[in-house]
């Protein structure tokens, strides 16, 4: 000095389903990384806003669409498979560490 890998931070994208008990507050079960933790708004409610946890950022199956889809299974559900590498989807920066390459200097 170059390309690469890993991590952290800043920046960006995203989802929060099904079900049981309960008057409610709240609690339990299933899948999952995550199934709404805090505050605000409001008559109330994740309906909306901000923050947090978690996942993902083009090497992109995070997530959305098709989809009130198809097959299987389940108490039930994107629960599993198909659809499908189909269409869309966030392309930024800093620092540290790791090994590799190139180049230069010094010594033998």
């Nucleotide at each position: 000095u170059g390309a690469g890998g890993u991590a952290a931070c800043c920046g960006g994208g995203g989802g929060a389903g099904c079900u049981c008990c309960g008057a409610g507050a709240g609690g339990g079960g299933c899948u999952g990384a995550g199934a709404g933790g805090a505050g605000g708004u409001a008559a109330a409610a994740a309906g909306c806003c901000u923050c947090g946890a978690c996942c993902c950022c083009u090497u992109g199956a995070a997530c959305c669409u098709g989809a009130u889809c198809c097959g299987g299974g389940u108490a039930a559900u994107g629960c599993c498979g198909g659809c499908g590498g189909a269409g869309g989807g966030a392309a930024g920066g800093u620092u540290a560490c790791c090994g590799c390459g190139c180049u230069g200097g010094c010594c033998c």

This is a predicted structure of a 108-nucleotide RNA (TPP riboswitch aptamer (THI element)) from a Candidatus Bipolaricaulota bacterium. Of the family's consensus pairs, 100% are formed in the model. The source organism's lineage runs through Bacteria, Bacteria candidate phyla and Candidatus Bipolaricaulota.